[in-house]
């Protein structure tokens, strides 16, 4: 220096253009002598970033940063 993947809640990931979702973890009540389990609600994500396309963009195209592979 070329090519290719990846980036979404506190962790793992789901969402292939039309309200951002789950499992764990967390809070808060029930339940229990406590303290795990179970149960019920709850809080938490401008979807790296930064422009374009489009009536609409996590999703489509360009830069840009981080990071994994792979050639030289």
């Nucleotide at each position: 220096g070329g090519g290719u993947c990846c980036a979404u809640g506190g962790c793992u990931c789901u969402g292939u253009g039309g309200u951002a979702g789950a499992g764990c973890a967390u809070u808060u009540g029930a339940u229990u002598g406590u303290a795990g389990a179970u149960c019920a609600a709850g809080a938490g994500g401008u979807c790296a970033u930064u422009g374009a396309u489009u009536u609409g963009a996590a999703c489509u195209c360009g830069g840009u940063u981080g990071g994994g592979c792979c050639c030289u």
The prediction has a mean pLDDT of 82. Transfer RNA from Carnegiea gigantea, 72 nucleotides, folded computationally. Rfam family: tRNA. It is annotated as a transfer RNA. The sequence is in RNAcentral, with records from Rfam. Lineage of the source: Eukaryota > Magnoliopsida > eudicotyledons > Cactaceae > Carnegiea.